This is a predicted structure of a 73-nucleotide RNA (transfer RNA) from Ligilactobacillus acidipiscis. The sequence is in RNAcentral, with records from ENA and Rfam. Its mean pLDDT, the model's own confidence on a scale to 100, is 82. Lineage of the source: Bacteria > Bacillati > Bacilli > Lactobacillaceae > Ligilactobacillus. The same sequence occurs in records of 7 taxa. Its Rfam family is "tRNA". Rfam classes the family as a transfer RNA.
RNA sequence: GCCACUUUAGCUCAGCAGGUAGAGCAUCACCAUGGUAAGGUGGGGGUCGCCGGUUCAAAUCCGGCAAGUGGCU
Numbered sequence: 001g002c003c004a005c006u007u008u009a010g011c012u013c014a015g016c017a018g019g020u021a022g023a024g025c026a027u028c029a030c031c032a033u034g035g036u037a038a039g040g041u042g043g044g045g046g047u048c049g050c051c052g053g054u055u056c057a058a059a060u061c062c063g064g065c066a067a068g069u070g071g072c073u
Base pairs, nucleotide, nucleotide: 001072002071003070004069005068006067007066010025011024012023013022019056027043028042029041030040031039049065050064051063052062053061
């Protein structure tokens, strides 16, 4: 230098034939217990890596940039 893949909640990851963003764990509250843990119910938390483009509408499609992983030279 070239090619491919990845980037979504504090962590691990779903969600891609475009249509108001989810799960598990964690965290907080409550229930329960004589009490703790386990367990049950519920809440909060993300302008979907950044900048543009297409579209009535973009996490999703297109371009550029950045970071990471692997390969080639």